[in-house]
RNA sequence: UAGAGUUUGAUCCUGGCUCAGAAUCAACGCUGGCGGCGUGCCUAACACAUGCAAGUCGCACGCGAGGUCCGGGGCAACUCGGAUAGUAGCGUGGCAAACGGGUGAGUAACGCGUGGGUAACGUACCCUCGAGUGGGGAAUAACUCCGGGAAACCGGAGCUAAUACCGCAUACCGAGAGGGGGUCGCAAGAUCCGCUCUUGAAAGCCUCCGGGCGCUUGAGGAGCGGCCCGCGUCCGAUUAGCUAGUUGGUGGGGUAAGAGCCCACCAAGGCGACGAUCGGUAGCCGGUCUGAGAGGACGGACGGUCACACUGGGACUGAGACACGGCCCAGACUCCUACGGGAGGCAGCAGUGGGGAAUCUUGGGCAAUGGGCGCAAGCCUGACCCAGCAACGCCGCGUGGAGGAUGAAGUCUUUCGGGACGUAAACUCCUGUCUAGUGGGACGAAGACUCCGCAAGGGGUUUGACGGUACCACUGGAGGAAGCCACGGCUAACUCCGUGCCAGCAGCCGCGGUAAUACGGGGGUGGCAAGCGUUGUUCGGAAUUACUGGGCGUAAAGGGCGCGUAGGCGGUCGGACCUGUCGCUGGUGAAAGCCGAGGGCUCAACCCUCGAAGGGCCAGCGAAACAGUUCGACUUGAGUUCCGGAGGGGAAGGCGGAAUUCCGGGUGUAGCGGUGAAAUGCGUAGAUAUCCGGAGGAACACCGGUGGCGAAGGCGGCCUUCUGGACGGUGACUGACGCUGAGGCGCGAAAGCCAGGGGAGCAAACGGGAUUAGAUACCCCGGUAGUCCUGGCCCUAAACGAUGAGCACUUGGUGUGGGGGGUUUUUAUUCCCUUCGUGCCGUAGGUAACCCGAUAAGUGCUCCGCCUGGGGAGUACGGCCGCAAGGCUGAAACUCAAAGGAAUUGACGGGGGCCCGCACAAGCGGUGGAGCAUGUGGUUCAAUUCGACGCAACGCGAAGAACCUUACCCAGGCUCGAACGGCGGGUAGUAGGACCUGGAAACAGGAACGAACUGACUCUGUCAGGAGCCCGUCGAGGUGCUGCAUGGCUGUCGUCAGCUCGUGCCGUGAGGUGUUGGGUUAAGUCCCGCAACGAGCGCAACCCUCGCCCCUAGUUGCUCACUCCGGUUUACCGGAAAGCACUCUAGGGGGACCGCUAGCGAUAAGCUGGAGGAAGGUGGGGACGACGUCAAGUCAUCAUGGCCUUUAUGUCUGGGGCCACACACGUGCUACAAUGGACGGUACAGAGGGCUGCCAACGCGCAAGCGGGAGCCAAUCCCUGAAAACCGUUCUCAGUCCGGAUUGCCGUCUGCAACUCGACGGCAUGAAGCUGGAAUCGCUAGUAAUCGCGGAUCAGCACGCCGCGGUGAAUACGUUCCCGGGCCUCGUACACACCGCCCGUCACAUCACGAAAGUGGGCUGUACUAGAAGUCGCCGAGCCAACCCGCAAGGGGGGCCAGCGCCGACGGUAUGGUUCAUGAUUGGGGUGAAGUCGUAACAAGGUAACCGUA
Repeated sequence: UAGAGUUUGAUCCUGGCUCAGAAUCAACGCUGGCGGCGUGCCUAACACAUGCAAGUCGCACGCGAGGUCCGGGGCAACUCGGAUAGUAGCGUGGCAAACGGGUGAGUAACGCGUGGGUAACGUACCCUCGAGUGGGGAAUAACUCCGGGAAACCGGAGCUAAUACCGCAUACCGAGAGGGGGUCGCAAGAUCCGCUCUUGAAAGCCUCCGGGCGCUUGAGGAGCGGCCCGCGUCCGAUUAGCUAGUUGGUGGGGUAAGAGCCCACCAAGGCGACGAUCGGUAGCCGGUCUGAGAGGACGGACGGUCACACUGGGACUGAGACACGGCCCAGACUCCUACGGGAGGCAGCAGUGGGGAAUCUUGGGCAAUGGGCGCAAGCCUGACCCAGCAACGCCGCGUGGAGGAUGAAGUCUUUCGGGACGUAAACUCCUGUCUAGUGGGACGAAGACUCCGCAAGGGGUUUGACGGUACCACUGGAGGAAGCCACGGCUAACUCCGUGCCAGCAGCCGCGGUAAUACGGGGGUGGCAAGCGUUGUUCGGAAUUACUGGGCGUAAAGGGCGCGUAGGCGGUCGGACCUGUCGCUGGUGAAAGCCGAGGGCUCAACCCUCGAAGGGCCAGCGAAACAGUUCGACUUGAGUUCCGGAGGGGAAGGCGGAAUUCCGGGUGUAGCGGUGAAAUGCGUAGAUAUCCGGAGGAACACCGGUGGCGAAGGCGGCCUUCUGGACGGUGACUGACGCUGAGGCGCGAAAGCCAGGGGAGCAAACGGGAUUAGAUACCCCGGUAGUCCUGGCCCUAAACGAUGAGCACUUGGUGUGGGGGGUUUUUAUUCCCUUCGUGCCGUAGGUAACCCGAUAAGUGCUCCGCCUGGGGAGUACGGCCGCAAGGCUGAAACUCAAAGGAAUUGACGGGGGCCCGCACAAGCGGUGGAGCAUGUGGUUCAAUUCGACGCAACGCGAAGAACCUUACCCAGGCUCGAACGGCGGGUAGUAGGACCUGGAAACAGGAACGAACUGACUCUGUCAGGAGCCCGUCGAGGUGCUGCAUGGCUGUCGUCAGCUCGUGCCGUGAGGUGUUGGGUUAAGUCCCGCAACGAGCGCAACCCUCGCCCCUAGUUGCUCACUCCGGUUUACCGGAAAGCACUCUAGGGGGACCGCUAGCGAUAAGCUGGAGGAAGGUGGGGACGACGUCAAGUCAUCAUGGCCUUUAUGUCUGGGGCCACACACGUGCUACAAUGGACGGUACAGAGGGCUGCCAACGCGCAAGCGGGAGCCAAUCCCUGAAAACCGUUCUCAGUCCGGAUUGCCGUCUGCAACUCGACGGCAUGAAGCUGGAAUCGCUAGUAAUCGCGGAUCAGCACGCCGCGGUGAAUACGUUCCCGGGCCUCGUACACACCGCCCGUCACAUCACGAAAGUGGGCUGUACUAGAAGUCGCCGAGCCAACCCGCAAGGGGGGCCAGCGCCGACGGUAUGGUUCAUGAUUGGGGUGAAGUCGUAACAAGGUAACCGUA
């Protein structure tokens, strides 16, 4: 030393991405009151207009005005004199200009930093000390005159001075040569003192006359420099070799000075994996930012240093330069030009253009500090000090303070009550910072000059750009001064509206598809505040390069294996040294900065003073344990020798049998072979089968193993030869000889390559047959490379234990291979010990987990290799290797927010086990074909209203569409509305309203009558009135939308047996355990076991009903025995009375529980059978539906949020439609007939319904029905004749006496009304249909099948629905298969969960990259060519004042130009290297919503997958 978000359904781990922090020479957006202190071209070292930035000295020297004033002359032009003035100016000369200021291009270097060296050096100005300053000479600029030129400027002639220049003298002394001595040094050498020879100086100016400033020569000092050295100083090895002045020597040149710095000659060296050379990038440092630190990044301002000054080259001058505001040359560019020539260099300060996201005033002043010159005054100074501009940064201040609730208005919100902004405002009382105004007004100033004084010192005068600024006082007055960002999570802060995957947001995760806290706006809130956000960049977080401080079995990562070089590391004892190491001392580590203390600006920022610190480097002294070096010794590490046995270790040679195939022959005949099934193929020319013989190649069954050997790859019949290693035992020997191992070398499965052989079987490619939608596959028939051998390559692999090598340490158990020993009296195959190898299980410990666990993945040490998100990619380019294939090394652009590991819970599997269900099977009857009914799709239509869509929509909502219903369409009306509530107002011709007119109606218009106890009406009333009515207004209304905003209700999995919780235990955790297991059950039903023990929702039971019995109760039910009456033939029928036994009704109770019994089971749970019983093992049926799933269904039952509509999407009315009809599907009805139809006769139910009702008898009608009216509000009456059945007759296999559709005519009934569009009847008509393809449904017993009856709805309408009873079967071996489900388990890349996931080609769009005939540019090597300026050298016929000779002329010496030579920049030619850009075309790659083709992978993924290779 703080973390967070993001991979998953969830979890742990790995891992990347992202965020919160700090910083900034910043920029951009919005906003902006004041002050202080700082900072301000990061880009084009791009180009620059203009001004300024380096001058000064008259006390070194020469010349010397114009103008003005005064005076004189002249008519005037003009001229003379004086002053200004020896001024301005010009020039010679001296010093400065090499500092100061700018910039960062270049430079990877002794450039910088740090520490040293110089015995190899320099130093103007300054300081100290010594000596000197004598005497001469010759020129020249300015100037004057002449000339050239557009100009810049130049030439000629003439004059002149000096602190300019030149000889001579002198020489303390210096320098050179020779030679001697002292001291020091390892040495080269240094230093000091004598001697001899040679040689070398100078300048004057001012003066108050004291002197001052200079000059020359020497010695020393200070400061400043030059050169050299140790160490440190970025990236790339896809840069591995570099080097000819190169490395050294000798001699010389050169410099202030060492040196190959340069040259000649000689030698052949020098550098490099401790990274030379090359390429890229870069000024370096003090420091700055960040960080806990270590570290990382940076080098702006300030300070040190280097480099540069338009680009390149060069020298001159000078103490100092190769010189920013100097010179020469070349080049590019700009400007001037009279075209002949010239001029220029802001990376000084300002400023301009340009570039750019972006960086200031063409300011003031030398007052201060500093610098140059000067004796000084002073001058110069864009250094500097100030001011200006810019919120660019840091710091400080303000925009007010206190009080103030009816909690104003307004706005926002609301569940309409309220809530919020909010003490906020208003209002009251205060204050007075900043701003504004007025007045005062600095510090920064010391010095300088001058006077007095011997001096110390004193007096006077004078100097401020900033600036009338800071500061102080006063006046006035809350008056002038707040924004920006955010509010989904991270991350502090929530609501409304708008929008509707649009517009947009976004740092990451992600928001937006109609209720968005995520977009936009409003309100509110949070944060910061004259700022706030955004963007860029750096460090941090990131232990995400891990030194501090990481890893490599499966996440990325152990080299395929060995031998071994360099290197790294290294046993025991002793001696020595002191290199590392440690201690002490000294030097250094500049200043600034950081840190501490103190101080100054009101504080702070800022500044000042002092202190401390500072990794490091250097020097001296010391210690000797450890490391190192060296010497000596040792044996335990390592090795050698001897003995012994084990082994598919390796190489070569030889031998063997079995089998396959082929060939020959025999037997033999019609097939064989092959598959899921087939076919191709082989076979009558004789196959297959079988027997004998032969040929040839490859591989070695059994033994064989969980076993052995080898470094790995790998090694398997037997024998022989050669050969490597390990192991055991025992003594002896060597004496650390060891471990690891970058490079290197060798080995290295298979496939593959080259050459030559060989070739039986197998078998890529290929051919054929199948399969299939296709089938370039899987299967089958063939078949070539190859597989084999020899020689040579290749060098890869899932080369795996996915686990580098070595050594040591750390509880155990058990097997196995080799060796040795012991023990039992002997024999050990058996028991024990030991050792090497090889397995399994496990302790501690480790691990994310899985797992590892003495054969470690534990604990340590040593060395090597390797990793750093996924994709792109093991690709491209380059290099090396290879015959090729290819291998090794190995990126980037771009792109993603993940990619991963292990484990968990589910789901899934053409995985496994166990088990259920009318799931299959067994069986019965159907559907699918026909006609009709009904629903749906589709189509049609003005409308055919809407919903429901696999199971789980489709005779469903509909338990009843002619109008109504009705939601749809057309048309006509109404607008406070068809119904309802509140408020206000009104209500006598009012409310109401027969009736009249129009109209299809609704409605519109008119209107007799007409009420306050009365009235045309109703209700209430306490008799006041209220409601009703009218007008206005606020609400209305909506079957309009959203079932994906909802409640409620429902379907479904599923009556399936499951779903959970508490506590405990296990696990880092998700989670597990319980609930798994052994049994059993219909059942998580029960029993047993068990780190679980309990519990809840489900199951079951409790409820209803049916079946048996009992009790209670008997009317309308039942019974008639007994009694009576009537009919009558006794029997019998009817009635009454009687009774409640029975049936029944409907209330209660009993009964069934594996209770009893036998067997099985574990003695349990329970199962099987039996007895009893009306009933048995849940007795039949019903009601009842766990946690949940399907965003399942319903906004059109109802309710309801939001949205939409308001003379219409509301409402009323008439008519139409929902009933359409080429079609398609679902559900049904009726049939196709004889188990039947028709006719006649005859019998037996249950459950229901009935007053707007059910309707009897009786009558009429063929019938529907009508008439009729009894009874019944119903155990009483009615619906009500049940039908099938049974008895009898007939039909006789026919589209029929089956079937009844369709159609015609006539009717009945309901209803306002049956046209669209009702039901029924009669007569007539008589269609399709003769048992229904693929496919498919129901049902396990009172069930299926079949028969009728009732009810709801309803005026009427039923083949539907809901119920009721009658008759009443067949079959279930069984669980392989289909479907659904339960439990356990395996796998998984699935988790919107297999209707999942996911791969590749192709097509389209787009992006970056590679290749490419080439093309263009940058940098650069080599060779040659050419050669400016210039230094140096040679020459020097031309030119020349000083010195020398000479009277002179002239000559000499010397110098200069020119010339020549070496070198040499920009160039040129040729040829390379490297890099960038571009390139028709081309290659793959990434990305993109729904494109195409297939299905490779994930579940045994349907051919297990994967690796290498062809």

This is a predicted structure of a 1510-nucleotide RNA (small-subunit ribosomal RNA) from an uncultured bacterium. Its mean pLDDT, the model's own confidence on a scale to 100, is 86. Rfam family: Bacterial small subunit ribosomal RNA.